[in-house]
RNA sequence: AGAGUUUGAUUCUGGCUCAGAUUGAACGCUGGCGGUAUGCUUAACACAUGCAAGUCGAACGGUAGCAUGAUUAGUAGCAAUACUAAUUGAUGACGAGUGGCGGACGGGUGAGUAACACGUAGGAAUCUACCCUAUAGCGGGGGACAACCGGCGGAAACGCCGGCUAAUACCGCAUAAUCUCGCAAGAGUAAAGCUGGGGCAACCUGGCACUAUAGGAGGAGCCUGCGUCUGAUUAGCUAGUUGGCGGGGUAAAAGCCCACCAAGGCGACGAUCAGUAGCUGGUCUGAGAGGAUGAUCAGCCACACUGGGACUGAGACACGGCCCAGACUCCUACGGGAGGCAGCAGUGGGGAAUAUUGGACAAUGGGGGCAACCCUGAUCCAGCAAUACCGCGUGUGUGAAGAAGGCCUUCGGGUUGUAAAGCACUUUAGGCGGGGAAGAAGAUUACCAUUUUAAGAGAUAGGUAAUUUGACGGUACCCGCAGAAUAAGCACCGGCUAACUCUGUGCCAGCAGCCGCGGUAAUACAGAGGGUGCAAGCGUUAAUCGGAAUUACUGGGCGUAAAGGGCGCGUAGGUGGUUGCGUAAGUGAGAUGUGAAAUCCCCGGGCUUAACCUGGGACGUGCAUCUUAUACUGCGUAACUGGAGUACAAGAGAGGGUAGUGGAAUUUCCGGUGUAGCGGUGAAAUGCGUAGAUAUCGGAAGGAACACCAGUGGCGAAGGCGGCUACCUGGCUUGAUACUGACACUGAGGCGCGAGAGCGUGGGGAGCAAACAGGAUUAGAUACCCUGGUAGUCCACGCUGUAAACGAUGAAAACUAGAUGUUGUUGGGCUUAGACCCAUCAGUAUCGAAGCUAACGCGAUAAGUUUUCCGCCUGGGGAGUACGGUCGCAAGAUUAAAACUCAAAGAAAUUGACGGGGGCCCGCACAAGCGGUGGAGCAUGUGGUUUAAUUCGAUGCAACGCGAAGAACCUUACCUACCCUUGACAUACAGUGAAUUUAGCAGAGAUGUUGAAGUGCCUUCGGGAACACUGAUACAGGUGCUGCAUGGCUGUCGUCAGCUCGUGUCGUGAGAUGUUGGGUUAAGUCCCGCAACGAGCGCAACCCUUGUCAUUAGUUGCUACAUUUAGUUGGGCACUCUAAUGAGACUGCCGGUGACAAACCGGAGGAAGGUGGGGAUGACGUCAAGUCCUCAUGGCCCUUAUGGGUAGGGCUUCACACGUAAUACAAUGGUCGGUACAGAGGGUUGCCAACCCGCGAGGGGGAGCCAAUCCCAGAAAGCCGAUCGUAGUCCGGAUCGGAGUCUGCAACUCGACUCCGUGAAGUCGGAAUCGCUAGUAAUCGCGAAUCAGAAUGUCGCGGUGAAUACGUUCCCGGGCCUUGUACACACCGCCCGUCACACCAUGGGAGUGGGUUGUACCAGAAGUAGGUAGUUUAACCGCAAGGGGAACGCUUACCACGGUAUGGUUCAUGACUGGGGUGAAGUCGUAACAAGGUAGCCGUAGGGGAACCUGUGGCUG
Repeated sequence: AGAGUUUGAUUCUGGCUCAGAUUGAACGCUGGCGGUAUGCUUAACACAUGCAAGUCGAACGGUAGCAUGAUUAGUAGCAAUACUAAUUGAUGACGAGUGGCGGACGGGUGAGUAACACGUAGGAAUCUACCCUAUAGCGGGGGACAACCGGCGGAAACGCCGGCUAAUACCGCAUAAUCUCGCAAGAGUAAAGCUGGGGCAACCUGGCACUAUAGGAGGAGCCUGCGUCUGAUUAGCUAGUUGGCGGGGUAAAAGCCCACCAAGGCGACGAUCAGUAGCUGGUCUGAGAGGAUGAUCAGCCACACUGGGACUGAGACACGGCCCAGACUCCUACGGGAGGCAGCAGUGGGGAAUAUUGGACAAUGGGGGCAACCCUGAUCCAGCAAUACCGCGUGUGUGAAGAAGGCCUUCGGGUUGUAAAGCACUUUAGGCGGGGAAGAAGAUUACCAUUUUAAGAGAUAGGUAAUUUGACGGUACCCGCAGAAUAAGCACCGGCUAACUCUGUGCCAGCAGCCGCGGUAAUACAGAGGGUGCAAGCGUUAAUCGGAAUUACUGGGCGUAAAGGGCGCGUAGGUGGUUGCGUAAGUGAGAUGUGAAAUCCCCGGGCUUAACCUGGGACGUGCAUCUUAUACUGCGUAACUGGAGUACAAGAGAGGGUAGUGGAAUUUCCGGUGUAGCGGUGAAAUGCGUAGAUAUCGGAAGGAACACCAGUGGCGAAGGCGGCUACCUGGCUUGAUACUGACACUGAGGCGCGAGAGCGUGGGGAGCAAACAGGAUUAGAUACCCUGGUAGUCCACGCUGUAAACGAUGAAAACUAGAUGUUGUUGGGCUUAGACCCAUCAGUAUCGAAGCUAACGCGAUAAGUUUUCCGCCUGGGGAGUACGGUCGCAAGAUUAAAACUCAAAGAAAUUGACGGGGGCCCGCACAAGCGGUGGAGCAUGUGGUUUAAUUCGAUGCAACGCGAAGAACCUUACCUACCCUUGACAUACAGUGAAUUUAGCAGAGAUGUUGAAGUGCCUUCGGGAACACUGAUACAGGUGCUGCAUGGCUGUCGUCAGCUCGUGUCGUGAGAUGUUGGGUUAAGUCCCGCAACGAGCGCAACCCUUGUCAUUAGUUGCUACAUUUAGUUGGGCACUCUAAUGAGACUGCCGGUGACAAACCGGAGGAAGGUGGGGAUGACGUCAAGUCCUCAUGGCCCUUAUGGGUAGGGCUUCACACGUAAUACAAUGGUCGGUACAGAGGGUUGCCAACCCGCGAGGGGGAGCCAAUCCCAGAAAGCCGAUCGUAGUCCGGAUCGGAGUCUGCAACUCGACUCCGUGAAGUCGGAAUCGCUAGUAAUCGCGAAUCAGAAUGUCGCGGUGAAUACGUUCCCGGGCCUUGUACACACCGCCCGUCACACCAUGGGAGUGGGUUGUACCAGAAGUAGGUAGUUUAACCGCAAGGGGAACGCUUACCACGGUAUGGUUCAUGACUGGGGUGAAGUCGUAACAAGGUAGCCGUAGGGGAACCUGUGGCUG
C1' cells in the first nucleotide's frame, strides 16, 4: 500500500466482498509447564445456609456465665498444705442493660437520569464530628429512666402495671466573650468527668476526655459560562409560569413557599414532546482528523424488593436503621408476627456464556479503645478456567543402502526424506532426594536518656538488650540423582491468498467470505498422499475501527452516471468596493493558574528474560486571568466614486392589459344552374345523394384562428407572446452630462407568477375532437385506417399548481487566443457617399486555441481559472409508495419512510451481430426463356406403423437413389435356437506331435468320435525354426457407451474476397489507422490520394486437359504411290492420329473515353482476345455440424459374455406421409423394313469371334487376344420407305396367369432375363416449387466400377443441339461503407403487464388485549407543619392555687398507593382485503429496444383482460 466482482472487451460512476488490528467473549478439535492479569455483558429475577460493624469496664449501675483470691465451715493430715461446701464484685474479666463513638466509611450495582447528572473553568450567600493551631474555661445543684425485683398478658414477636438505682444520660443556676441579635445602649448564651503520681489533709501535678470562640486542613451543600445522543412524519411550550414588593423558610442565595401587583419567560442558534443512555479519566482502531466504546483500575453521580415519609445525627431522608402502603416468601395456637445477597461465598432460574458455601488478619488500610487488644468476605493469599498477554519445552549432532511402508508414475522412476533406524551427546521443564529465603515495620519487658513536672509517677521523641509476631508455605530459589526418557496440534491448498496430485461421487451428496464449484476425466464436494501457514494452541461465529475519499473539516459531487428548486420578488441569515482615525471582540505573541492519580510516550531501576511492577521527565492540542501587537476581519466615526441607483435626450421590440375593427377560409341556411353520383381508402365499407347531393353562382348567419411578411429574427424572469387601430402600462439598450454616496449580492421560511389537461358557475359552440357508435383490418383488434360524434377546445369570474416546466447546465461578480454570421444603437473613415469599410456597447448563433471532462463534448452566452450565497445527491428494486401532517370541491399535489430482496443497477465510448434503416455492388437471386417436380402406376430412400428382430448411423439449406462401387447364404453388426470359454486372432511358457492329406459314423450344422496315409528343413546331435494339438497364467476380444473427452477425414457459408501481422502514429483504454476515400476489376485486381510504411495467408499465376501450329518419333496407327475382296501386301511417314518437347495471347498494336493513371469501349491481326473453355486447387474462421460402425485413440463398461462358432429367420413388413429418380400420357409420335456416323473404356477365376441349334433369354463351339493388333461391339437418335389417323388407341405399360433361360451349395420368404397371354392408372398435372446462360439446357445411345448373379442408382463418354437475359424495383444469399440498438448464447436476441400456483415481509381493517402518559374529579396511610374544644404531665418559676412548657387525642394543609371519567401515544393481535418481492421450462398477448413494424417519452384526462390505446400541450434522450 491494495485486491475480487457489472462488460464480448474498455474507461468511468457505484455498491457488495476480502486481506489488518482488537475483545470481560462463546463454540469445534486439540492440550506439557510457569509468571502476570481477568472472569454473570443475560433476569435491578427469586434466594436456603454461613459470614460481611462493631467497640469501649480508663463513662455507669452491676455480676448471668468462666477464672483467681479472700472469709467461714467441714474432711484428711503432726504441720506446710490439699480437697469439699457456703459466702463474698475483692480481682482478671464480662452476658444483658444505661451511656459514648462508629453503623453517612469501606464493599456492591447501573435500574433510573438528556439533567448543573457529568466534564472543564469560575463564583458567593454557607455548614463541618473526629484531626491540627491559638485563646479562655471546666464552679455549684436537681429530678428521673433502664438494668434489677414483684405481678400480669401473649403460641410467638413482644408488651403492660408497680417498686429501687448509677453515670461522661437528662435539667436548671452561676460565670463569659473576639460568639448571637442590635446603629447603639444593651440583652441572651456553656461545660463531665475518668485515670496515674505526690500529700495526713487542704491541695498540687500528668494524661485522656469536656465547654466556648477564632483560624487551618480535609469534607459537604449551593450558583454560573461553555461542552455533552437521535427524531421536525414532535412547532409551538409555559400559570408559580417570568419579574417585583412584603412575609415565611433553610446551614446557606433563590418562587424554595405564601399573599398582592405586573404580563411576562422559552423557541427554527430547535423550545416542548418522544426514543435511547449513568458521565469522565480512559479503552480499541486510525497516518492523522475522526469513528466506536465507557468491563477490570481511578474520580463523580444515582440506587438498595417497589412507592411514599420523616426521625436521629456534624453528616442520611440511611444497602446489612425506623414508620406506612403494595407485591412476594416464611412462621402461626388464625388472634397475629418475621424478611429483603445490586456485600463475600453459594443455590435455583435465565442464557452461547463467566469461578470456592477456601485460608488469614502476617502485611496495607479502616472502626472502637489510654493501651494491650477486639472487629474487618475491605484487603492479602490460595483454589477453578489456555479467558488474555508474556516466557520455556516437547531434544542436539551425525547418519544414503537414499531401507521398509505409503502415495504418484510417462513404469524409467519420483516423493515422503537425513526424515526414520543406527551411532555419539545434552538434561531446561517434569519426577525423586536434600537445603532454603525476602516479605517484620512493630509490640511487650528491662535499662539508658529528652521534654513536662516539685518528682525517680505518668506521658512523650530517641537508643540498647532480651522475648515475640508469616495466611501464603517448606513457596520462590539453590544443590544432587536417573533417563530421550513424560510432552503437537489445528486450519488451509480454484482466484483474491502462501500451498497439487490420486481415488470416490456424478447439478446427487455436498462446499461457499465475494466471484462461484458439482450434470462421468472436479487442484473448489468426500477420503488419502504430499504441501503451506500458525503453534499449546488453531479455526469458526459475534462485535468495533480500518481499508471506505462509501457523509468528503482535513478530503467528494450535481449537462448525459444519483443530484439545479418551473420562475421571480423578498424577510431572517451569510457575504460585501476605496481612503483615514479610534477601539481591541475575532486574530497573533508572551506570562500565570489549572488541566487528579493511573494509562500512552521518553530515560532509568527491580523480578534469570519478557509480560508485569516501579522512580523521574515529557505530554495533556483545553479553559480562565493578565500583559502586549494592530496587518487582516469586526465595531464606531469621517470621507471617496469605480459597484448600485436617479435625472436628461434618443431607440428597437409577437412584452402585458382593455376596447374596437378587417379580409381570406371552413361549416350551416336561403335562392339559382345542373345530374347521378359524391365521399373515403393500401383496397373497401359505413356515411351523404333522384325528397336532387357533390360541383358551381349569388346572398345571409355564426364562431374560431390570423396565410404571405417569417428569419438558429425580436420581446419577456419563467410559463409564453404573431392581422390592424386606439388608450393604459412594465422592462431593456445607447449617448452625453449632473446628482446620491455602498444604498450591493445571495436568499432558509414567506409572498406572487406559472403550458396543457382537469374542476366550479354562467355564456358560447364554426372547425377540431378524449368518451361513444358504426365500417374496415386481423387468429383476435376494446388499436393503428375510415364515417360520424359529446365533453373539451373559445369568453368571464374562481380553483388546481403540475410537464422531457430542458440548455436535462441555480443566481451574482471578475479574469482568460481568435474566426465567421446576424439583431439594435453610437462613433469614425473614404478616391466610389454606398447593398461600403473600421471600431464600440448590448443581445443572438456557428466553429475553434489554452484549459477542463470517464468519454461524448464545453470552450468569453464555459462544463476554463477564482469568489459569495442558496438548492440538491450518497447502490438497484421496494417507492416518489405506505402511514402521519399540510393544501385542494374533487382529481390530486406536497412533505416522505421501513420491512424485505439483489450483486449488481448505471454513463460514455469500442468491436461485432442485427434492423419490416440508408447508400454502392455481385450471384440462374429475380426478371426473360427452355425443360421439369407437385397429379398416375412403378423403382428407391426416409418417417411412421408392425415385429422375436425389422441392426446402426445421417435428419433445415448442408438427412432422405445418403454411409451402401450393388442384404438370397456370406456380408450382418439384429432376432431365435444349439454350442465354446486363454478363446476365431497376437505375444510369452511347458508338454506332445512334422506340417499335411484322407475315410466311416452321429448331428440342422458348429462339433464330437473312430481310423488310414505321411514322417520333411537346419544342427555344434544337446536341440532349434515353422505349423498343429493339449495345459496353465499374464492376457485376448467387443460394429458395447461417450463425435459434448479426442486425432484424422468430411460437409457448409464459399472459389465468397476476404482474414491478419510487424514497426510507426492516434486514443487514459477497449481499439483505431493501414484495410477508409475517388476510380476500376471476376477479385483487398490495379491506379491515384492519404500517418502511415511494409509484409503474410487468400485472389491471380505456376499444374492437368481441350482448342492452333512447329519439331522429334512412326507400330498394332495413317496411307498421297503401286497392288488389292480386305492397310491385305510393297513402299512411305506428307496428312490424320498417337505422345514427348516447344511456340502462341501480353490489353502487345490502333482509335476513343478517363485524371497525363489504373482501366474500359471499339477495331485490326490471329486457330484462339481481354481469367479462351473445363478441371484440380477451398484463407482466418463459423455451425460443441457429421463420423468412436473405415481407421486411430483417452475414459467408462462386459469377461462361461455385451466375446467366439453354427443353422434358420430378419434388414425385403404395409393403412399411410414425404423426398429423389426412371417410364408415360403420344403423330416433332408408335410399329415394321432398309441404311450411316462416335468417343471413352474393360478383358486370363477374363473378353469371347466365325460357324451350328433355339422365336428368344440362351446353348453348343472353340479361333484370336495379357490388347492403338483379338474380343465385348449391333451405337442410338438420324436418314430412306411403309403403316397407324386422335382413339384410353397399333399410345401406355403396371399387374396377374402360364412356359422357360442363366448365375449360384441354394432363387420359398427374396434375383435378373426370355417367350406366350392379360392390358391397370394415366389425355400434361392445385397451392407451391427445382435446374439451366452455349457445345450449355433439352434429347439420344455407349462404357465402367461394385459384382457368382442382381441398376430406372452412381461415375464417365460421345451424337444431335436450342431459346432468352430489357434490366436490378422486388424475393433469396453474399460483399463494402454508413446509421440506430436496452442484442453479445448476438433477432431463433432481448423484454413488458394481467391471470393461475407456492412462499415471504408489509399497508388498511369491525375491533380486541397490553405499556406509557395528559386533563378533570374522588380518596387520603404513615409523616411533617399549623390549629386546638378534650386527656395527661419529674426537673424551671411559684404567694402552692397554678403558670410556663410538653406529650397524647381531635382537626386542617400537603401527599404515596388506589378509584372514576375522558384524551394522546406506542406495541401486539384480527375475519377480510390492497398492492409489493421471490420462485423450474404455467396461461394470454407482444407494449419497449432497429423507423421495434402506429417514433419514443413527460404531465394530464377518458377508456380497455393485460401489456396499453386515444385526446391535449410539451421534449428529442